A computed fold for a 114-nucleotide RNA from Bacillus sonorensis, annotated as SAM riboswitch aptamer (S box leader). The sequence is in RNAcentral, with records from MGnify. The coordinates come from a structure-prediction model, not an experiment, and the mean pLDDT is 81.
């Protein structure tokens, strides 16, 4: 870099630091001197992979399924992936714009593989 899944759930407190931050761009909206990024610490979260139990189906502690469980690797812990952008559909209307909804897709995220 590809591919496969999943993306409206869930989870903060301190310490240092000192102005940004919410992935990039526009456009919006938020957050933040009552402290932003990052740094450590500590505490939590359950999504993916693994262990372990425990159903079930098996002749089988093989194998497949299902479920628990934070024990391990990972990962997250403001607000749907903050929200819109393309493309279809549908609603509304002052019949023009603007403006809502829904599906879908394009980016990101995250995890297993390759």
């Nucleotide at each position: 870099u590809c591919u496969u899944a999943u993306u409206c759930a869930g989870a903060g407190a301190g310490g240092c630091g000192g102005a940004g931050g919410g992935a990039a761009u526009u456009g919006g909206c938020c957050c933040u001197a009552u402290g932003a990024a990052g740094c450590c610490u500590c505490g939590g979260c359950a999504g993916c992979g693994g262990g372990u139990u425990c159903u079930g189906u098996g002749c089988g502690a093989a194998a497949c399924a299902g479920a628990a469980u934070a024990c391990u690797g990972u990962g997250c812990c403001a607000a749907c992936u903050c929200c819109a952008a393309c493309a279809a559909g549908c609603c509304g209307a002052u019949a023009u714009u603007a403006g809502g909804c829904u599906u879908g897709g394009a980016a990101g995220a995250u995890a297993a593989g390759a």